[in-house]
Molecule: Bacterial RNase P class A
Organism: uncultured Rhodobacteraceae bacterium
Formats: sequence, structure tokens, C1' cells
RNA sequence: GUGGAUGGCUGGAUGGCUGCGGCAGCAAUGUCGAGGAAAGUCCGGACUCCAAAAAGCACGGUGCCGGGUAACGCCCGGCGGGGGCAACCCCAGGGAAAGCGCCACAGAGAACAGACGGCCACGCAUGCGUGGUCACGGUGAAACGGUGGGGUAAGAGCCCACCGCGCAAGCGGUAACGCAAGCGGCACGGCAAGCCCCACCGGGAGCAAUGCCAAAUAGGGACCUCGCGUCGCAAGACGGGGAUGCUUGAACCCCAGACGGUCCGGGUUGGCAGCUAGAGGGCGUCUGGCAACAGGUGCUCGAGAUGAAUGGUCAUCCAUGUGUGGGCAACCACGCGGGACAGAAUCCGGCUUAUAGGCCAUCCGCGCAU
Repeated sequence: GUGGAUGGCUGGAUGGCUGCGGCAGCAAUGUCGAGGAAAGUCCGGACUCCAAAAAGCACGGUGCCGGGUAACGCCCGGCGGGGGCAACCCCAGGGAAAGCGCCACAGAGAACAGACGGCCACGCAUGCGUGGUCACGGUGAAACGGUGGGGUAAGAGCCCACCGCGCAAGCGGUAACGCAAGCGGCACGGCAAGCCCCACCGGGAGCAAUGCCAAAUAGGGACCUCGCGUCGCAAGACGGGGAUGCUUGAACCCCAGACGGUCCGGGUUGGCAGCUAGAGGGCGUCUGGCAACAGGUGCUCGAGAUGAAUGGUCAUCCAUGUGUGGGCAACCACGCGGGACAGAAUCCGGCUUAUAGGCCAUCCGCGCAU
């Protein structure tokens, strides 16, 4: 100088006038007021309710090891596999001798298969038959270990060396796993993001949850299902039914009843709370840790709307781009142009997706100079 990789910050500034919402105030006025993703609604929770907790089942989720966290399918570190010259990136990463299933077409043959071309031997005779053979070639995504040598009629783990695979022990590591040596010619592939098996985790619905006040109406009507019993003077006991997956379940409600299901009809559509100070955020620093993170400490910050506020306008400056002129260059002057994705609605921790432009740090490759 150039190409790449990883991580991070920012995403216009200032002033005047004016409009809106919260809080404080008698008022004047003061002060605060959308994000890195507020998005997707994909995970995890806090909180509220359902029938107290709990157990089982169904269904669903995760899936190497260790750590972090309130928790997670998230984050950090490592192991194994794959891609890349490398920095680095990716993995839906337990089990294929528990069982079932699939591998189209092509091909001789697709899992204990297979003789198509070819090669070899023999016979007949120029092409066929019989036998041997999958090392070479072909088909295919994939052909029942690979390379080299020996051996053979030609071949083949048939034999040997190395690699691969398997086995039990040894050493290192918390572990996943790795290492060197030994023994064994060695089990007949792949797919579980096919069903399944194994381990672990999970009740449901959600702020339109839920609670209070006010007001109004018709404490409405029809049909269906289940129960409508026993003892007792009574209280009550047993039995039956009810409710956010199903079964069991204290308590509660009902038992000449729906607290269930279906349909028709009526009233209310108002106000308050929930509502924003927390597993808080930011900046700095100390201790422990490779790190994620944990603990301590100093300073500082704070939207709460409810048909839904945070806006509009003017001026100046500015990032990027572009034209002209000056200048060796840095840069200067004038003009044009104008800044991405995008908008809180209960809150928080993550992941995923979108993002004009500008800036910073570290690392890798290549070229050149000193």
C1' cells in the first nucleotide's frame, strides 16, 4: 500500500418562535419526554388469575463436556467434525448389534447384494459355450476399507508394510476426549432436521391478566347432557355433579339444581388502580476468574400515553456525494444536493431480522521499502 477476518461506537449539531403530554407549583414558571433494534411475537422469567401444593399421563422442548445466569432453546470456555493458505467461520454434535421404515432413476447388483464390459483357463472353432475372477472400466449421491508390494492362470486381506477400524488395559485431563505401544485380517453402508429408544426440562391463560368505584338492564328466555339419593330431630356424614390439556386431589359451590353445552335476546362500552425505582441503566475503579460473570465501592440518570403525547417552522453549521476554480499536496472558495432502518403501550434477560453514511481497535494474507 492492498485484500480479508473479528469486535465496538455513532446514526446530525446549535439557536429563535410556536404546539403537545407527565411531574412540581396558588400562579408565574421550572423540569423531563421513543430505539439499537422500540420490529418479529421466537424463547425464558417477574407479576396476575384459574381448584392449595403435589403426583401420574398425554403432548411439547432441549441434546458433546464444564462453567455463568432468576431462568432459557441464551452467553463463555473447551472437545470432536467440516470449510479456509491463515486470521477465523459453521454444526438440528446422545443412540443405527432394541425394533420398524427409506435409499427414486440409472445400474449386473443398494446391505450379509452382485458376473454388465473386461481379464484368465478349457472346449468347439473366429465366434459361441462352460468355469474362475470385481484388482481395472462403466452406472450412480453412495458399490461391502485405502495406498504400495508379494503372490496367482487371471484376481481377491489371500499374505505383508503403513493408514483406517475394533478390543481391553496404561498415561494425561474435572470431563467431553487425547496420546504412544500391543493384539486382532477385521462387524453387513447411509439416513433418527423418518418413526422410535435414552437423558433432562415443562400445568394453563395472559395487563384486552386482574381488582375497585359509578351507572344501567331483563337476578331474561328456549333446548340438551349429568345428578336429583341414603342415614340423621338438627348440625352434619356418605354419594353425585362443577371449574384454564386429562386423571387423582384439601377447601368451596350445588343436589328437584347447572357452577356444564348450544341458540335467541337485553344492559354496560364511564372512571380509577395495575403503570413504572427494578434479577435497574450509564461512567469509573478494586478483588476473584482465561472468559462469560460474581462481589465491593464512587458519581450520575430516570417517558407513562389511553384512539393513544414527544411535533411544526425559520436560520446557521456539518457527515457523505457531485460540478467548477486555485493549489505539489494537505486543503480552500463557490454552486447543486441533503442524512439509513425505523415509533414505547405491563416490565425485564436473550435470540433473529432491517440498517444510507461516518469512526475506532485488534488480528491474518500478499506486495514493497528501511